[in-house]
Model confidence (mean pLDDT): 84 of 100.
A computed fold for a 321-nucleotide part of an RNA from Kumanoa mahlacensis, annotated as large-subunit ribosomal RNA, domain IV.
A source record names the gene rnl.
Lineage of the source: Eukaryota > Florideophyceae > Batrachospermales > Batrachospermaceae > Kumanoa.
The full RNA is in RNAcentral, with records from ENA and SILVA.
Context: one part of a larger RNA
RNA sequence: UUAAGUUUAAGGAACUUGGCAAAUUUACUCUGUAAGUUCGCAAUAAAGAGUACCGUAUUAUAUUUACGGUGUCACAAAAUAGAAAGUAACGACUGGUUAUCAAAACCACAAGACUCUGCUAAUUGGUUAACAAGAUGUAUAGAGUUUGACACCUGCCCGGUGCUUGAAGGCGAAUAAAUGUAUGUUUACGCGUAUAUUUUAAUCCCAAGUAAACGGCGGUUCUAACUAUAAGAAUCCUUAGGUAGCGAAAUUCCUUGACGGGUAAGUUCCGUCCUGCAUGAAUGGUGUCACGAUUGCUUUACUGUCUCUAAUUUAAACCCA
Repeated sequence: UUAAGUUUAAGGAACUUGGCAAAUUUACUCUGUAAGUUCGCAAUAAAGAGUACCGUAUUAUAUUUACGGUGUCACAAAAUAGAAAGUAACGACUGGUUAUCAAAACCACAAGACUCUGCUAAUUGGUUAACAAGAUGUAUAGAGUUUGACACCUGCCCGGUGCUUGAAGGCGAAUAAAUGUAUGUUUACGCGUAUAUUUUAAUCCCAAGUAAACGGCGGUUCUAACUAUAAGAAUCCUUAGGUAGCGAAAUUCCUUGACGGGUAAGUUCCGUCCUGCAUGAAUGGUGUCACGAUUGCUUUACUGUCUCUAAUUUAAACCCA
C1' cells in the first nucleotide's frame, strides 16, 4: 500500500447522482394494532412489556403458573433469525425474460372483443402429393388478431387503404371452345392454314356495408354598460372536426410555467390551475385494495457515508537483516 475484518470521543447524512456501503432490527411469550379495503386483507402493521438460576406451593400436569430468594456491567448471555412509516408513478396479482453487463414499466396471465371455421372444418407442416398436426376434438369447439384483474366507461368519422357483399352494366385471355366462309390436300371420312361471328372466370371499374379493421378527429373574424373573457354571431374548409375523462404528465418546447404545501434555504417531490409546442378512450381512457430485489420524494431509528480521522487483527506485496 492492497484485501478482508473489529473498535472509534462529540455530532448524526453535514457524504453522495443517490444513505451506495455499513449500522440499526431480528427468537419466543404476553399486551396492543391506524388509514384504506374487492371485507379476504392491510398485519409480525405500528407501539410496548417480559425472558437466567435456586427454593416453596393446594396441582396448575408442566421447558407451565404464583410467591420468595441468589449472582453478573450484561441471562433470546456465543452463533443463526424483519429496520419501520408516509406519499406519488407504472404494472392488478403468483409467474416468465436478454445462459455470459439490463429482471423491468417488457412478456405472460385470468378476463373482454373482433374475424375465420359445419367436419374430408378453418389454420399449419409437406415435393401443388401421399400423409400428418388440428382431434380419437365438433361452434360452451378449434384457429388468427388485439386489449389485459376489478370498478365506471369506451364518443364522432366509411372520404383514403383494407375486408365483406352485390344474379345488373362496363373492362377482361389464348396455341381455348363452338359455328360459318375461303383455300390446300384426300377416293372418302377427315386434317391443315387464313378469316369472321359467338361463348366463357377471377380481377379491375362501379355500388353498398364495416373502425374493440389500418387509421383520422380544423381555421379565420367579431361580440356583454370598468376592464377582462366570450355563452353567442358570421365565414371558409372537411369523410368527420377530439365527446367523457385526464392534463407542465414516463407525454410541456418556451420552463426552475403560476399558486399552495413541505425546508432556514427545494431545477426534484406532493396538491391545484389549464395557455394540451405535440393528451384522450381495447394503438384502450380514468380510478383502484392487495402485491413488487421496479422508479421518484419525505420522515423516524441507525450508524466512520461524512466533519476528520485514529487504533488494531489476519493475509499478500514491498524494504532491511